Context: one part of a larger RNA
């Protein structure tokens, strides 16, 4: 390489937009790059393969055909491909009416609650544990009522419920904004998929300047447990966590499942927007798309399980694997302040 393959055995990039490329819907006529047939040139000779001949056979040596699947050129076919043109509306978008939502930005507000501070009752403990103890407390704690103040988080509602690409996203009001998804079918008329590189976006920790610091806690400090305990458990506590800017670019970044289309028997749920029926309306029953669960038929899978949210049946595109170990490693190179990241071997071994 090539065949085979990627939920769990290697092995889908964290996740988007999207440039090259790759592939592309229904028609009209033209053309002839691909395709496809005929025809001529040429495809040395030997070798291969038939069919004879010669050495006694055989290798071997020789006639003669065949074949050299290629290549030019030239006539012709237009079905399919491609290129040009003609129109088309289902694909895709726009337009307009709808509601549904923790999407995103900034801004401003509210109660609980811890914790400090200041009053006021009040008098010994309080906290803590599996049992203590460290620690707090007569300089008046813990309780308890009343004020303040300061930070971060929004119980209940909440829901195998919503939105979002993905990371993620929940107190309330306004306000600036992105998509989804239904109705109408009016307009555009293939304008599409997919995606190497580039580029955005990306939890938590971590890092730069600044701020801010209630709670909670790495690190450290002490009581405890134990043989020892650099823990678990206690008391404390500094970075951290929160807010601007910028930087890092990793996750079991997981559905460990790449996007996209298109087809394929059922049952029960939710959640969003329509339509029919009874009907005054509520609301019942029937039903279309769209999301999202749970059970299952076929098929598929090693199995486990997946099963219209496919791991089922094809099509496109892209990314990855190729024995374990060395090794999410060295070296170089990029990138970053840094920690590091990306990319990415080999000797040796089994």
């Nucleotide at each position: 390489c090539u065949g085979g393959g990627c939920g769990u055995a290697a092995a889908g990039c964290g996740c988007a937009c999207g440039u090259a490329u790759g592939c592309g819907g229904c028609u009209u006529g033209g053309u002839a790059u691909g395709u496809c047939g005929a025809g001529u040139g040429u495809g040395a000779a030997a070798u291969c393969c038939c069919c004879g001949g010669g050495c006694u056979c055989a290798a071997c040596c020789u006639g003669g055909g065949a074949a050299c699947u290629g290549c030019a050129u030239c006539c012709g076919a237009a079905a399919c491909u491609g290129c040009c043109u003609u129109g088309c509306u289902c694909g895709a978008g726009u337009a307009u009416g709808g509601g549904a939502g923790a999407g995103g930005g900034a801004a401003g507000u509210g109660g609980a609650a811890u914790u400090u501070c200041c009053g006021g009752u009040g008098u010994a403990u309080c906290g803590g544990u599996g049992a203590a103890a460290u620690g707090c407390g007569u300089a008046g704690a813990u309780a308890u009522c009343g004020g303040a103040a300061g930070g971060a988080a929004c119980a209940u509602c909440a829901g195998u419920g919503g939105c979002g690409a993905a990371u993620g996203c929940g107190c309330c009001c306004a306000u600036c904004u992105g998509g989804a998804c239904u109705g109408u079918a009016a307009c555009u008329g293939a304008c599409g998929c997919u995606g190497a590189g580039a580029c955005u976006c990306g939890a938590a920790a971590g890092c730069g300047u600044g701020g801010g610091g209630g709670g909670c806690a790495a690190a450290c400090a002490g009581g405890a447990u134990u043989a020892g305990a650099u823990a678990c458990c206690c008391u404390g506590g500094u970075a951290g966590u929160c807010c601007a800017c910028g930087c890092u670019g990793u996750a079991a970044a997981c559905g460990a499942u790449g996007a996209g289309c298109a087809c394929u028997g059922g049952g029960u749920g939710u959640a969003g927007c329509g339509g029919g029926u009874a009907c005054u309306c509520a609301u019942u029953c029937c039903u279309g798309c769209u999301g999202u669960g749970c059970c299952g038929c076929a098929g598929c899978u090693a199995a486990c399980g997946c099963g219209u949210u496919a791991a089922g049946u094809g099509c496109u595109c892209c990314g990855c694997c190729u024995g374990g170990g060395g090794a999410u490693u060295a070296c170089g190179g990029u990138c970053g302040c840094a920690a590091g990241a990306c990319u990415a071997a080999a000797a040796c071994u089994c």